[in-house]
RNA sequence: AACGGAGAGUUUGAUCCUGGCUCAGAACGAACACUGGCGGCGUGGUUUAGGCAUGCAAGUCGAACGUGAAAGCUUCCUUCGGGAAGUUAGUAAAGUGGCGAACGGGUGAGUAACGCGUGGGAAAUCUUCCCUUCGAUGGGGGAUAACAGUUCUAACGAGCUGCUAAUACCGCAUACGACCUUCGGACCGCAUGGCCUGAAGGUGAAAGGGGGCGCCCUCUUCGGAGAGCUCCCGUCGAUUGAUGAUCCCGCGUCCCAUUAGCUAGUUGGCGGGGUAAUGGCCCACCAAGGCGACGAUGGGUAGCCGGCCUGAGAGGGUGUCCGGCCACACUGGGACUGAGAUACGGCCCAGACUCCUACGGGAGGCAGCAGUCGAGAAGCUUCGGCAAUGGGCGAAAGCCUGACCGAGCGACGCCGCGUGAGCGAAGAAGGCCCUAUGGGUUGUAAAGCUCUGUCAGAUUGGGAAGAAAACCUCGCGGUUAAUACCUGCGAGGCUUGACGGUACCAUCAGAGGAAGCACCGGCUAACCCCGUGCCAGCAGCCGCGGUAAUACGGGGGGUGCGAGCGUUGUUCGGAUUCACUGGGUAUAAAGGGUGCGCAGGCGGACUGGUAAGUCAGAGGUGAAAUUUGUCGGCUCAACCGACAAACUGCCCCUGAAACUGCCAGUCUUGAGUCCGGGAGAGGUAGGUGGAAUUCCAGGUGUAGCGGUGAAAUGCGUAAAUAUCUGGAGGAACACCGGUGGCGAAGGCGGCCUUCUGGCCCGGAACUGACGCUCAGGCACGAAAGCUAGGGGAGCGAACGGGAUUAGAUACCCCGGUAGUCCUAGCCGUAAACGAUGGGUACUAGGUGUUGGAGGAUUCUACCCCUUCAGUGCCGCAGCUAAUGCAUUAAGUACCCCACCUGGGGAGUACGAUCGCAAGGUUGAAACUCAAAGGAAUUGACGGGGGCCCGCACAAGCGGUGGAGCAUGUGGUUUAAUUCGAUGCAACGCGAAGAACCUUACCUGGGCUUGACAUGCAGGGGACAGGUGUAGAAAUACAUCCUUCCUUCGGGACCCUCGCACAGGUGCUGCAUGGCUGUCGUCAGCUCGUGUCGUGAAAUGUUGGGUUAAGUCCCGCAACGAGCGCAACCCCUGUCUUUAGUUGCCAUCAGGUAAUGCUGGGGACUCUAGAGAGACUGCCGGUGACAAACCGGAGGAAGGUGGGGAUGACGUCAAGUCAUCAUGGCCCUUACGCCUAGGGCUACACACGUGCUACAAUGGUCGGUACAAAGGGCAGCAAUACCGUGAGGUGGAGCGAAUCCCAAAAAGCCGGCCUCAGUUCGGAUCGAAGUCUGCAACUCGACUUCGUGAAGUUGGAAUCGCUAGUAAUCGCGUAUCAGAACGACGCGGUGAAUACGUUCCCGGGCCUUGUACACACCGCCCGUCAAGUCAACCGAGUUGGCUGCACCCCAAGUCGCUGAGCCAACCCCGAAAGGGGAGGCAGGUGCCCAAGGUGUGGUUAGCGAGGGGGACUAAGUCGUAACAAGGUAGCCGUAUCGGAAGGUGCGGCUGGAUCACCUCCUUU
Repeated sequence: AACGGAGAGUUUGAUCCUGGCUCAGAACGAACACUGGCGGCGUGGUUUAGGCAUGCAAGUCGAACGUGAAAGCUUCCUUCGGGAAGUUAGUAAAGUGGCGAACGGGUGAGUAACGCGUGGGAAAUCUUCCCUUCGAUGGGGGAUAACAGUUCUAACGAGCUGCUAAUACCGCAUACGACCUUCGGACCGCAUGGCCUGAAGGUGAAAGGGGGCGCCCUCUUCGGAGAGCUCCCGUCGAUUGAUGAUCCCGCGUCCCAUUAGCUAGUUGGCGGGGUAAUGGCCCACCAAGGCGACGAUGGGUAGCCGGCCUGAGAGGGUGUCCGGCCACACUGGGACUGAGAUACGGCCCAGACUCCUACGGGAGGCAGCAGUCGAGAAGCUUCGGCAAUGGGCGAAAGCCUGACCGAGCGACGCCGCGUGAGCGAAGAAGGCCCUAUGGGUUGUAAAGCUCUGUCAGAUUGGGAAGAAAACCUCGCGGUUAAUACCUGCGAGGCUUGACGGUACCAUCAGAGGAAGCACCGGCUAACCCCGUGCCAGCAGCCGCGGUAAUACGGGGGGUGCGAGCGUUGUUCGGAUUCACUGGGUAUAAAGGGUGCGCAGGCGGACUGGUAAGUCAGAGGUGAAAUUUGUCGGCUCAACCGACAAACUGCCCCUGAAACUGCCAGUCUUGAGUCCGGGAGAGGUAGGUGGAAUUCCAGGUGUAGCGGUGAAAUGCGUAAAUAUCUGGAGGAACACCGGUGGCGAAGGCGGCCUUCUGGCCCGGAACUGACGCUCAGGCACGAAAGCUAGGGGAGCGAACGGGAUUAGAUACCCCGGUAGUCCUAGCCGUAAACGAUGGGUACUAGGUGUUGGAGGAUUCUACCCCUUCAGUGCCGCAGCUAAUGCAUUAAGUACCCCACCUGGGGAGUACGAUCGCAAGGUUGAAACUCAAAGGAAUUGACGGGGGCCCGCACAAGCGGUGGAGCAUGUGGUUUAAUUCGAUGCAACGCGAAGAACCUUACCUGGGCUUGACAUGCAGGGGACAGGUGUAGAAAUACAUCCUUCCUUCGGGACCCUCGCACAGGUGCUGCAUGGCUGUCGUCAGCUCGUGUCGUGAAAUGUUGGGUUAAGUCCCGCAACGAGCGCAACCCCUGUCUUUAGUUGCCAUCAGGUAAUGCUGGGGACUCUAGAGAGACUGCCGGUGACAAACCGGAGGAAGGUGGGGAUGACGUCAAGUCAUCAUGGCCCUUACGCCUAGGGCUACACACGUGCUACAAUGGUCGGUACAAAGGGCAGCAAUACCGUGAGGUGGAGCGAAUCCCAAAAAGCCGGCCUCAGUUCGGAUCGAAGUCUGCAACUCGACUUCGUGAAGUUGGAAUCGCUAGUAAUCGCGUAUCAGAACGACGCGGUGAAUACGUUCCCGGGCCUUGUACACACCGCCCGUCAAGUCAACCGAGUUGGCUGCACCCCAAGUCGCUGAGCCAACCCCGAAAGGGGAGGCAGGUGCCCAAGGUGUGGUUAGCGAGGGGGACUAAGUCGUAACAAGGUAGCCGUAUCGGAAGGUGCGGCUGGAUCACCUCCUUU
């Protein structure tokens, strides 16, 4: 040095897995919101390659050439208007000429290409300027611009005439090289060929300019000029190099196959042309090739790279700035010039656009720098300077340079700095901050004190580096004849800064000028209050909000970052979520339906060779910048520099030879052949057999048959069904038959025959790797379906009918057509499944079964052992998310193929292809959701199963539902009919009792510190009570009467006024406590430790018995424990004992008309304390030797003796804010309080609970017997009297085992009634009364007399009860002034029935299925209706791109022509001139841009209408699926139907349940 890898949320009640979505990170040429102090360094039109005003961006050279001003100044002249000369100045200016303008700068439209990258090649090339070397630079000629004159034109510009120069142009001479032709030689290479060299012949050059010297020569106007010498620059011919450019090749370079075939100059050859040069680059001729699944052609998209971002890396994304290459310059085409262009600021043509115009014509091209408009979310100054760097020209000075250097603008990015530091508690004040009201927090924060002075500022001062050159002088060299000129080096001198008086330093002053943004439910750091009330809103995902929101809005507080902070967009990451590194396919998405097989991929053993892959070493290259490391420079950093590393790549050379490949040889184990056996529903064709159904004929026979849950349709007296005989016809082959066999799969089943495929075993003769897999291809491929022709018994889509039903396009029934069958041909799909591709090898066993072989058995058969091939089950290791798989792998490995990447949309649309059609194959997107899924767990549920219990059913008895009345509720009504309770578990419930009160409701009248509590402060006084007046009362007024204690301050009590506060049956039982109901007195509910499972969980608690019971016993990876059960408590049943009044009275005594009346007694009853007793203790049987059960004995009682109290964990957001308590909210002269009257008692109706009845087991009258438990002083009240009676008068007795209420009733005895709306029944109504009470009108109970309704045993349905129970009879009590048919208790009389657990209901345990978990009152499917959205089809229509054919041809190159025109050269000529060569204009041919016509393809927009899809709290119709989902479901196909769907045929189990068979496990 290597240096580097984190996860989280979300599917579920919970779990594990699969799987998607989302988040945390980094980055940006960014934009937007809010905010904004300074500096440095970077960076800034990503959209319209849209249009552009204005200025600038490429000129320079007088040392190539000919011309050549003006203003101004000076002098002179002047007619005073001006003129001339000099200077300005050989300057400006234009022109000829040279070089440059092909660089630099911009942009990314086009381009999928040798365009780019990388590495090679050019023996197929060019190269201005520059460098090296050699040679030369001789001698002539004719023009032309500028200029002058003139003509046309609006302009741009053009024409004519005349003059002139050159480093402009043109011949000639010469030729060291060079080039060409011919003939030789040597060497080399890579095929063409290259290089060196010799000879002969041929071809082609040039330009001068400037400086110096003055030895020699010439001319001279004596100034000088020329020649000469020399130097510099230039020119020409060659040469070497460098640079630049061009061409060719290998490799690499996006997406679509719903683009599969493309190609006529196309591919090649020969010969030409063209080019700097190869080449179909072009042309003529010849041949018929060339490219493509290793992706041609076509379509879409895109400049490529160094790099940049991200990432652990591999990768993925990207190509802004900087650098390299390419392409383009308004659009398209074209050439010219030139070393170089097919030329951004050049030319020509066409087109679009803009501008000028005199309408005839012209001009233009910011994708250069600024700037402007437009479109857009969006990007700057019409700046300074050539000082530096670089470029062009020049000899140079220098000029030009929007390249560049700088400044300006923008928080656009990165980096740095600051907004102060220390001390400071009265923990200040203030907070519309919080609070438990004590306080807390903001918070050392502020104030205050003491300091500092960065940044900004300033009245100040100093002040860089960036500058080195050029130039001048001198010195030393070079050159030279030379000291000159020129030049190199050194020294000195003189100047040059846009930035900029900037950076930096010093000085001054003063905490003074400088903080925001986002977030605070989880992920994710950070919490409270108020407001709001599914509203307003938030949201990245999950999700918040419906009155107590840490999730919305505000406030306080906090967290994070900080001159920024958030949001949005995009990329990578996380995502191992396309998996090379590094994934999968039984059930989660995913194995092709099956086989054969070409290409392709992979391939047994040995030997030798080779060296393509592979490996090693060396060389070249991999530009610089970037990145990394070290060091260095700006105060640091960003930034910059130096060095190093790296650039993982490509090429070349040398070497190695294990492995792979290739070549050669060999082998037998893979594979195949052969020989001998063997099994089989393997296939195909032909024949044949019996049973059964149906039909036909005949016989017998008679009224039904058939069918179903039950029926009906149907068949039958024209003779059915049944039965017998005979016949016809089609289809399928019972038993054997078997997790048996065969086949690749689909599939194959009577028997015989034909032809035929494959397989197994044994042998080891032959071949010698001949193998495995397989995209495309080919073949086979159930059922349904199609075509044509047959056939048609049974069955049977559709259809008809009958049922069922709310309906029933179904399930059930009666019929029945296609079809099912055969032949020939299509179709090509299935849950075509083992939901498991094929091959090879390896990895414990056990046990069946099929086919062979061997051993053993004396032979044979069985049994047994070994082995090969199949086919099942169980099981170890291992694997798996689990279930499970496990030598027939889902284990361990290798090879090949196919397939998957969230759910829906959708196997849909479009396209293509196959098909007669149905349809198959291939196969998307928009949009939408945050899930969809697998396995397993706990529950719950099932019209699943097993076991068990309960008045659950059944068996019984009596009711309700019908009537009248009572009572409660709903509804309705009302001023109010107060409120609550609403399936069981509201409804004779709260209410154990509404006339006032109660009372909460309504109407009216009143009060406001209040009817009630506490405290403070002021004033006053007893208050209460009695009487009177007004009033409905509350209330008000008047009057009478009137305290206590005291430490003398006052206090207790009351009135009044005021402040705090009271008060509320107002709301929320879904904010709560408490209490209660219910499942249910059901037997359950849990825990600790241990064990098992990844986990949720399981085990224990399950199992075998047993019980009322999780009661007990046994067993058991469990061992223990807790709450429940039981017991302990109370009443009752038996006995004993104690006690004996008010209770009792057997014996004794007394007494009465009679009575425990009295004495007395404790025996009995009874009372009420204490005890005993019952425990399956004993016996027998059953059981497992247990628990326990059955029977028995004894006993008052027997298996819990009977009854009560007692209610586990929990469920129902069950009920109650109106018992009470209570959080929050609300009211406060009222939603509080007082008061009168009214209402809660209403009444068409509906329901619940009761009472009384309907009668003779009764009613009525008379007589008569027997309880228990209660209550009683504002009370119960006897005897007696009055009243028909309710009751009244009166008052003994009794605070009660003493007295009273109190009569018990049914019962028993006797009489009457005799089956009727009655002597049943008593409602209703009338009259008269009684009692309570302030008061019975609304609205009490009771009595008497009279009246005498409904009702004759109650539809569907439904309730209670298992023994002292039901039924029936009365009695009492609470509440209460009065007011029970209710409630709570008490006793009397006193039954019937239970076979049993199939069914209904509820419950418990085990098990099973599940798409349920708000848990079946669950979930959920489709049509229809409404709204929104996207995509598809669609008569057509409008654009873009493009193919083919044709027309038309601009400019222009090339070719031909060229009668017109032309100076140089040649010929003739004295000349003029003529002719020729050569050229020009013009004409013309080929090609060709734009344009036009026709016809295709493709893509996009619009489109009446159409079909489906997705989504959307409470729409309609049904109920398809999930449980056996109530007809098991699903797949393919056909058909039918509002819809889910139904039915037929074949298939699957991913079906519950019961039984059977087989196999397995254990014994």

The prediction has a mean pLDDT of 83.
This is a predicted structure of a 1563-nucleotide RNA (small-subunit ribosomal RNA) from a Deltaproteobacteria bacterium.
Rfam family: Bacterial small subunit ribosomal RNA.
The sequence is in RNAcentral, with records from ENA and SILVA.